[in-house]
């Protein structure tokens, strides 16, 4: 200097004028509304994000006389830790990718059972002999043909063919024996554990569970359009079905529990009313302590939007950052070179994108950007 990899920061700043919404203090008693309630003025103060997006997970919160038990159903799936909890995060292990820094994971079980592996191939798992090799008999001048027995090392087919490579051995072969390796069993050691290592045994039983299934652990339901209060109005109307032989009871079925209403049709009234929920939180920041880390603890300081047809805007000035540019100036250098840096002038640029009860995550979109650690390569000293 270039190329990578991992993590972090930022999302312009200041001032002026003016327009909106919240809060505090003060003033007024005017206006709107049947009412509940709401509006107006002055001063001060606060007012979109790292993802506010997706609605994919987890919760807080609200409601439901079962939220109790079981089945069904759903979720997770290596080990340990963190957390309110999680499918998240951290640290490890295994397998795979990369020269490496690092990255990825649908990472429990295939001798519990049932399926599937097209085509090709003789044969696709209690799975084999098409070509071939060897021995014996018969025929034949020979090539070769045929019958019987042995074989799975060689060849073919296929993603995959009853462990792999090599040597010995054999009639020809074969873990038949041996060496090394892989898997599996036994055993010893290390580790909290996943797992790792040693010794030993010729034991060698395909793949697939992002197929059904088995195993372990976890799971009430619905959701802020949840819900609570206030105001106003009405016809506590008519008909039908079911109901103590049990209505209804927040996924489905059953048991249990409670125990009186439920549904359908016709007709009538009010209404898209007002207020709360609505922002003090598993909160933020700082340093200290513990921990490899995620994170935890106490101490100190702070209160940073709350709209409801939906606010947080618009204009002006100065300036910062990035890129390009100039017969401009300067530094470094042997040099009016190149490169790098600084100053002056000119031009351009700034992405993705808008809260709606709140929070912890994940995923997706994105930049004129900035900083740091590590890896690989090149050059110079």
């Nucleotide at each position: 200097c270039g190329a990578g990899u991992a993590a972090a920061c930022a999302a312009g700043a200041c001032g002026g004028u003016u327009g909106c919404g919240g809060g505090a203090a003060g003033a007024a008693a005017a206006c709107c509304g049947c009412a509940a309630g709401g509006u107006u003025c002055u001063u001060c103060u606060c007012g979109a994000g790292g993802a506010a997006a997706g609605u994919c997970c987890g919760a807080g919160c609200u409601c439901c006389g079962c939220a109790g038990g079981g089945c069904a159903g759903g979720g997770u799936g290596c080990u340990g830790g963190g957390u309110a909890a999680c499918a998240c995060c951290c640290a490890g292990u295994a397998a795979g990718g990369g020269u490496g820094a690092c990255c990825u994971u649908a990472a429990g079980g295939a001798a519990a059972g049932u399926g599937c592996c097209a085509c090709a191939g003789a044969a696709a798992a209690u799975a084999u002999a098409c070509c071939g090799c060897c021995c014996g008999g018969a025929g034949g001048c020979a090539a070769c043909u045929u019958c019987g027995g042995g074989u799975a090392a060689g060849g073919a087919u296929g993603c995959a063919a009853c462990g792999g490579u090599g040597c010995g051995g054999u009639a020809a072969g074969a873990g038949c024996g041996c060496a090394c390796c892989a898997g599996g069993g036994a055993u010893c050691g290390g580790g909290a554990g996943a797992c790792c290592g040693g010794u030993u045994c010729g034991c060698u039983a395909g793949g697939u569970a992002a197929a059904c299934c088995c195993c372990a652990c976890c799971c009430g339901g619905a959701g802020c359009a949840a819900a609570a209060c206030c105001a106003a109005a009405u016809a506590g109307g008519g008909g039908g079905a079911g109901g103590a032989c049990g209505a209804a009871g927040u996924u489905g079925c059953c048991c249990g529990c409670u125990g009186a209403c439920u549904c359908c049709c016709c007709g009538g009234g009010u209404u898209a009313g007002g207020u709360u929920g609505c922002u003090u939180g598993a909160g933020a920041u700082g340093a200290c302590a513990g921990g490899c880390a995620a994170c935890u603890g106490g101490c100190a300081u702070c209160c940073a939007a709350g709209a409801u047809a939906g606010a947080u805007g618009a204009c002006c000035g100065u300036u910062g950052c990035u890129u390009c540019u100039g017969u401009g100036g300067g530094u470094u250098u042997a040099u009016u070179a190149c490169g790098a840096c600084c100053c002056c002038g000119g031009a351009a640029g700034a992405a993705c994108a808008g809260a709606a009860c709140u929070c912890g995550g994940c995923u997706u979109a994105u930049u004129a950007g900035u900083u740091u650690g590590c890896u690989c390569g090149g050059a110079u000293c």
Bacterial RNase P class A from a Syntrophomonadaceae bacterium, 381 nucleotides, folded computationally. Its Rfam family is "Bacterial RNase P class A". The family's RNA type in Rfam is ribozyme. NCBI's taxonomy places the organism under Bacteria, Bacillati, Clostridia, Eubacteriales, Syntrophomonadaceae.